[in-house]
RNA sequence: AUUGAACGCUGGCGGCAUGCCUAACACAUGCAAGUCGAACGGUAACAGUCUCUAGCUUGCUAGAGAGCUGACGAGUGGCGGACGGGUGAGUAACGCGUAGGGAUCUGCCUUAGAGUGGGGGACAACUCGAGGAAACUCGAGCUAAUACCGCAUACGAUCUACGGAUGAAAGAGGGCCUCUAUUUAUAAGCUCUUGCUCUAAGGUGAACCUGCGUUCGAUUAGCUAGUUGGUAGGGUAAAGGCCUACCAAGGCCACGAUCGAUAGCUGUUCUGAGAGGAAGAUCAGCCACACUGGGACUGAGACACGGCCCAGACUCCUACGGGAGGCAGCAGUGGGGAAUAUUGGACAAUGGGGGCAACCCUGAUCCAGCAAUGCCGCGUGUGUGAAGAAGGCCUGAGGGUUGUAAAGCACUUUCGUUGGGGAGGAGUAGACUUUGGUUAAUAACUGAGGUUGAAGACGUUACCCAAAUAAGAAGCACCGGCUAACUCUGUGCCAGCAGCCGCGGUAAUACAGAGGGUGCAAGCGUUAAUCGGAAUUAUUGGGCGUAAAGGGCACGUAGGUGGUUGUGUAUGUUGGCUGUGAAAGCCCCGGGCUCAACCUGGGAAAGUCAGUCAAAACUGCACGACUCGAGUUUAUCAGAGGACAGUGGAAUUUCCGGUGUAGCGGUGAAAUGCGUAGAGAUCGGAAGGAACAUCAGUGGCGAAGGCGGCUGUCUGGGAUAAAACUGACACUGAGGUGCGAAAGCGUGGGUAGCAAACAGGAUUAGAUACCCUGGUAGUCCACGCCGUAAACGAUGACAACUAGCCGCUUGUAGCUAUAUGCUGUGGGUGGCGCAGCUAACGCAUUAAGUUGUCCGCCUGGGGAGUACGGCCGCAAGGCUAAAACUCAAAGGAAUUGACGGGGGCCCGCACAAGCGGUGGAGCAUGUGGUUUAAUUCGAUGCAACGCGAAGAACCUUACCUACCCUUGACAUCCUCGGAAGCUUUCAGAGAUGAGAGUGUGCCUUCGGGAACCGAGUGACAGGUGCUGCAUGGCUGUCGUCAGCUCGUGUCGUGAGAUGUUGGGUUAAGUCCCGUAACGAGCGCAACCCUUAUCAUUAGUUACCAGCACGUUAUGGUGGGGACUCUAAUGAGACUGCCGGUGAUAAACCGGAGGAAGGCGGGGACGACGUCAAGUCAUCAUGGCCCUUAUGGGUAGGGCUACACACGUGCUACAAUGGACAGUACAGAGGGCUGCAAGACCGCGAGGUGGAGCAAAUCUCAGAAAGCUGUUCGUAGUCCGGAUUGGAGUCUGCAACUCGACUCCAUGAAGUAGGAAUCGCUAGUAAUCGCGGAUCAGAAUGCCGCGGUGAAUACGUUCCCGGGCCUUGUACACACCGCCCGUCACACCAUGGGAGUGGGCUGCACCAGAAGUAGGCUGUCUAACUUAGGAGGACGCUUACCACGGUGUGGUUCA
Repeated sequence: AUUGAACGCUGGCGGCAUGCCUAACACAUGCAAGUCGAACGGUAACAGUCUCUAGCUUGCUAGAGAGCUGACGAGUGGCGGACGGGUGAGUAACGCGUAGGGAUCUGCCUUAGAGUGGGGGACAACUCGAGGAAACUCGAGCUAAUACCGCAUACGAUCUACGGAUGAAAGAGGGCCUCUAUUUAUAAGCUCUUGCUCUAAGGUGAACCUGCGUUCGAUUAGCUAGUUGGUAGGGUAAAGGCCUACCAAGGCCACGAUCGAUAGCUGUUCUGAGAGGAAGAUCAGCCACACUGGGACUGAGACACGGCCCAGACUCCUACGGGAGGCAGCAGUGGGGAAUAUUGGACAAUGGGGGCAACCCUGAUCCAGCAAUGCCGCGUGUGUGAAGAAGGCCUGAGGGUUGUAAAGCACUUUCGUUGGGGAGGAGUAGACUUUGGUUAAUAACUGAGGUUGAAGACGUUACCCAAAUAAGAAGCACCGGCUAACUCUGUGCCAGCAGCCGCGGUAAUACAGAGGGUGCAAGCGUUAAUCGGAAUUAUUGGGCGUAAAGGGCACGUAGGUGGUUGUGUAUGUUGGCUGUGAAAGCCCCGGGCUCAACCUGGGAAAGUCAGUCAAAACUGCACGACUCGAGUUUAUCAGAGGACAGUGGAAUUUCCGGUGUAGCGGUGAAAUGCGUAGAGAUCGGAAGGAACAUCAGUGGCGAAGGCGGCUGUCUGGGAUAAAACUGACACUGAGGUGCGAAAGCGUGGGUAGCAAACAGGAUUAGAUACCCUGGUAGUCCACGCCGUAAACGAUGACAACUAGCCGCUUGUAGCUAUAUGCUGUGGGUGGCGCAGCUAACGCAUUAAGUUGUCCGCCUGGGGAGUACGGCCGCAAGGCUAAAACUCAAAGGAAUUGACGGGGGCCCGCACAAGCGGUGGAGCAUGUGGUUUAAUUCGAUGCAACGCGAAGAACCUUACCUACCCUUGACAUCCUCGGAAGCUUUCAGAGAUGAGAGUGUGCCUUCGGGAACCGAGUGACAGGUGCUGCAUGGCUGUCGUCAGCUCGUGUCGUGAGAUGUUGGGUUAAGUCCCGUAACGAGCGCAACCCUUAUCAUUAGUUACCAGCACGUUAUGGUGGGGACUCUAAUGAGACUGCCGGUGAUAAACCGGAGGAAGGCGGGGACGACGUCAAGUCAUCAUGGCCCUUAUGGGUAGGGCUACACACGUGCUACAAUGGACAGUACAGAGGGCUGCAAGACCGCGAGGUGGAGCAAAUCUCAGAAAGCUGUUCGUAGUCCGGAUUGGAGUCUGCAACUCGACUCCAUGAAGUAGGAAUCGCUAGUAAUCGCGGAUCAGAAUGCCGCGGUGAAUACGUUCCCGGGCCUUGUACACACCGCCCGUCACACCAUGGGAGUGGGCUGCACCAGAAGUAGGCUGUCUAACUUAGGAGGACGCUUACCACGGUGUGGUUCA
C1' cells in the first nucleotide's frame, strides 16, 4: 500500500459497487422451459351465438343440445428442453494461453437452382373391460394428421468394377372471380403468404491435429506391449493403434521420462521505480462437473443440471407386494464456521424459446429489501464574542490550561422533517394514411415512410418549490523510543502492558483512571493475509583467507566458452510491412450524472507470436588461409619424483663367553620391576628387526597425499637454448574413473625398539588420567579393502594486465680488471613494500588488485552432518541428506578495561633477616548467639567487633511494664483571665490533683503594650517512626598509590589511538633525551606547622656566669641579660663545591665543609574515580506513615542477662625476677561547681581544716623503670593474682539489681601457649611511668607526654597489595567472571520397536447389471414384395465393461 474479510467500540445522509473463501454437507416449501388450434383428431373447463324445454312480466333466470364461434384441459405431431443460470470436485492435460494446420459436420438464418405427382397401413386420445395401496400397467375395439411406409420422378447428390446402381417431399392459412366448371355463391380455378423435399454457396456454431508456454519434489532414474512404426480390414462427420489381424523392434528420458504431492486455466487483480513476487472473488473467454460410478438412446447438436436405463449410498411413501427423489438454478432451512443477505416486485426495459401474429413463458434480466463490506461525495453549522465566567485539571499559590471554547448577540438552512409540483428511462404494438412490389384486381399479402398512439416493476423516482427551527446528526485509536502528541493521582515485579527494544520491586510521561494533547474521522482500532522496505536467493543486483561457503587431488565424458584473417550463408541479432494479440480493465484525450466514485466515445499500449521483405557489424554454420595459443622433434640441466632388486655402518634389544661385586633402575619424592641362581658396569662374539645422525637449508621434487643411507635396472614430470614441423589440435569440466596421511579391517609372514588395550606401582578426597615398571594388538613386508583428516595457503583451475627493492635455488647469454667478478635473461621459492582491494586483520606480479571463461559451494544459531530412505563397505563406517521443536541471537575483526597457577621492569614491614606479641590461662571490654516483658538502635571481610559511646546506678534512654495528658514538654497566631515568682499542707510510687499563704514588678501618648503564667478554640505542633537503594553534608577505603584528564593537531570508516609509549633516572607522569605531536589542568613536590643549629630582639612568674648580701639549705635577695629557657623575627641545605660514572643530559656514587646532605625527622594536606561502602539515631531534607498516639509526662525495670563462639586488651606464668630499705633524673598538661600545700587524725582508702593559685609565680605532683644494699633459690613458690568472706572510705536524692577504692582474710587458672596469625627498619620496636578529655562518681579503653633504649635487612625466588609496558581471553555485574557433563522428576516435539486401524495404489484372478456391437433362427410380425422373402420385435448367446470379491505387494496417515 492492499483485502469477497472477521472481531471490538461507535454510527447522520446519499450515489456506485460487493456479499458461503468453510461441508462438491444434507435439503422442507414455492418458483426457475415451454410454446404452437395457421400440423391433427377433438371439446374436459370458461365465454358467446343458435335451437329446444321449464319457471314466467316485453325480457330475465334455470336446464338440455349443437364444436357453430372466441378459445382450449389431456392426447398425436412440430420446434425448443445441448441456450440461458450454478459450481470448481476432478484435471499437470493439447485442459488452458498463443500462433498455425487440414481430413470434417453444421437445425434455425442468407443467396441461388429444381421439385412439391400418386397411393397405403397403423397407433394415441376416446369407449369398454381387467390388475394395483400407489406409481402406473395390461387386453379388446374406433379414428386424424405437416406422425409412419412404399411407388413415380430427379439434379451439379452418394456409390461405382465407369457398364451402371441408389436416394425425396406435406401441407396449412388469407383473398378473389380474370380464365374453366357448376353458377345466389363457391370450387378440384386464380392469386398471395408460409411450410416441405433435393442440390450448391455463404454465414454461424462445433469437432480434430501441431509448434511454443504453463507448480513442487531426484530421499521418484529408468518408463513402455497396442507399447513405436508398417500393411490390410473395420469404425467415425472426419485424420489417426481409435479398434482388429499380421510383420518389424521400436518409442520416451538428466533440456528430467515414470512416479508422488498440489492446483481449474486465462484476460486480469494487488504490490513494486522496475525486474519481479503473490493471487485467479465480482465482470468476460475457455474447460470440467451436475447425489457417486457406468451406459447408451433421441437429436443438427448431449453421452444431456430441472431426460432415460443399470449399480451403490442416503432420504421419503407403502396395504411390505412395490414405488418416488436428486437446489454446485432463485429465494429459503438445518449443519459447519470468525464469517457472508429476501421463501420480495416485474416482464416496463435488454435478451432468449415458441408462434403469421396478437400473445404466452422466462428467479436470464431489470428493480427493490438487508449489511459502513468497500470506494466516492455531503453534513453535524457560520460570524462575532474577555468578565479570559463557572466547573475540571495542574501549580513554584503568583498563576497557568481547557479557551473564543461555552454562554450571549447576529446570520445561514445543505442533508434530514412536513406539504406541493415533477422529467427521463417508451424507440414500440395497434390504428389511420402515402407510396413501391405482386396480381386479372383499386381485394388480400408484403417492403419503405408519415401522422396518431395503449402499456412503467422501480415509484411517495431523480429533480424543483415552499414552511419551520441551530433546530435531529462524533466517534475511535494513540501520547517511553521507533512515531505526531505530557502532566497528576492510584498501584508497588502486584494488578497489568508489550509490534521490537522493553516497562512495573513507593516519586511509573510505558500499568489503571483523570485533565490536557496528537492523528484519522462516519468511522477508528485489532487480528488474519499478500507485496514492499529485504541487495535477506542478488537477471537487473550478493558472496566463499579469518563471519555460512573452494570439492582432499588429478585425468577426462556430456555441456559451456574459445586466437588472427578472407569468402559465402542467414541460426541468434537488428529494422520495415502484413496478420493477429476478443470485449471489459490499466494509460491518454474528450463527453454525461451539480463534483467525485461511476458510466460512456475515441485513441494508445500490450506477444521470446506468425508470415514476409531487407541488413550483415557481432555470434553461429560452411569452405579456405595464418602462427602468436597448444603440441612434436634436437641438445643440455637439477632433483628425498615413482617402482623393483641388492647392499652398508652406527645404535637399541636378546643370546653365548670372559672380568667383576652389590646394587641397578626409576622419580618432584618413591614404589612396582631387575639382581648373590651374579644384575648393572666392562670386553669379545653371535642373532634379528626397524630406522637412516651429521650433510639439512622459509633447500629440492611431486597433482595432492607425500618423498631422505648407498648402488643398479625400469620409469613419470619439469626447466633452459636454438632451430624445424603440425596448424586452434585449446580452457574448464556435471555425472564418471583413478590416486589418496594416519588409524582400522581380511589372509599370510615378520616383530629389535616403541606402544592403544591390559596389569602393577605411585599421586589424589577419588585418579578407570597426567608420572613410573611391564606389556598385547599395531607399527614392518606381500596382496586385497576402507576413502576419511585443522587432506590448510582454512585461498578451485586456466589466461591476460598492473611500481619497485632485497634474498635463496636451478638453467642460460654477454662483458672484462679472470674474480668468491660484473651486467642481462628464463623457471621455482621466500621477505618487505606502492597503487588498488578489504568490516578490519591483512593481501599486494606466487593477489585477497583489474578483467575474461568454466566448475564447486553458501543463505541466522541449535536440532544435525543427525533421523528416515537409497547407494557403497566384511565390519567399523562413509556418501547423499531433512523435519518437528526451540532461541533472539550465534558469529568475524578490531577497541578500552578487568583478569591469568602469562611474560618483562619496579615498589611497599609484602616476603626474607630480626625483636616483641596474639591464638592456651584469669580478668576487662566489644560482638555474635541464646534468653527476656525489654535485654533500644546502628556498625558486619580487609575498611564491623575498647566501633557511634570523650565514660547506661536515676537522668542519659531512644527499649519494656504500669499509671497519666491530648492545641499538647516546644514554635507562631486569636480570645479571656492573671504580674511573674516564692513559701507551705494533704492524697498519691510519682506525674498529678485539692488547698493555704505571700507577692502586685517594667514602659505608657493612660487607650494600652512587652515579657511571663493559667484557661479555651482551631490552624498546627511533635515523632531517635520507615526509606542512606530518593538526597545534602560529613566520613571510611583503594592510597600519600602516581596516577587521572583536556584543548588543538595528526592517524583510524569507527570504538578509539597518539600526547601519557620508547632510552635513562627518580620517592614521584621527578627530571633529561628521543619522538606527530605541541601545550595545559587536577595530582607529585614546594609554599604551612613542629622538631634539630645559630643569630638578633625582648627578659617575668623562667634563668644565675661574674659581682654583692643572706641561709643548715634553697635565685632566697640586690643585681645581671652572659647561659638555659621562653616567643617573635631572621639565617641555614641548593646536588651549591670537588672527583668519578653516565650520552657532554637528567641523575647517581664518593668526598669536603657543615648542627643538619641529597625529600634531614614528624605532622597537616588525599587527584579522576571505585565500593547504590557508612550515616534519615549529630544535623539538614523529598516522599510515605502515626495524630486521645508511633506524640508528651511519671515511677520501676532493662541496655549490666549467660550453656557457648569470636575480636581487642590488661595481668601473669617469674631470678634480666618478686619483696623490703635507701637514692637520682622528665616532659606535656589540668585547675574556681576547681586544683588544693603545710599541719593534725586514720594501717589505708580517706577525713578535718584551709595558706596559695584564674596560675612559666600556687597546686595536682611522690615520676617509674634506673642506681645502691638485703632477702628469696626454681617451688604452683616470698611467682601469679582471680574468686569469695568480713570490715570500711568516697561520690551521689539513691550504690539491691548495678560504682570505684581501702584494709584483713582467702589464694583459682596459669610452668611460655596447636593449627594459624599481628606489629615494627631508629630515638623505631620493646620496656617504664606521667598527664588530659569525658566526668557527681566510675578506664586495663582513647588521646597525648617524656625516661631507658635494641636486633636485623643477604636479597626479590616465593605469599599479599600496588604501578608501568606487553601478551592471551568465549570475562564487561569484569575470575567471587564465564561455563561443561552426568543424575532425579515432570512435560513438549521427533526417531526407533512390538502391534492395531484407515486412505490411495500396482499386479494376478473371480465376477459380470444396464447398454452397444456381433452371432443364432427358438417365438412373434400391419405397410413393401417377383409371395421365396426382406426388414422389425422378443428370446438365447459371445465380446467389452461399472459395482462387488479373493490373494499378494507398494505407499501414506493415525

Record summary: A computed fold for a 1454-nucleotide RNA from an uncultured bacterium, annotated as small-subunit ribosomal RNA. Model confidence (mean pLDDT): 85 of 100.